[in-house]
RNA sequence: GCGCGGUUAGCUCAGCGGUAGAGCACCUCCUUUACACGGAGGGGGUCGUAGGUUCGAGCCCUUCACCGCGCA
Repeated sequence: GCGCGGUUAGCUCAGCGGUAGAGCACCUCCUUUACACGGAGGGGGUCGUAGGUUCGAGCCCUUCACCGCGCA
């Protein structure tokens, strides 16, 4: 330099163009003498950047950045 894959919550990851989710973690309450386990509820996201397509984009197209793999 070229090709491919990835980038979504604190972490690991889902997400068929039509209201962004799960598990774990975090907070509150119940339970316990207390902790843990368990139960109930809650908070947390400009979906890597910048553009484009569309009535509508996490999803499609382009650019750039970063991570990984391969080729040279």

Overview
Transfer RNA from an Elusimicrobiota bacterium, 72 nucleotides, folded computationally. Its Rfam family is "tRNA". Rfam classes the family as a transfer RNA.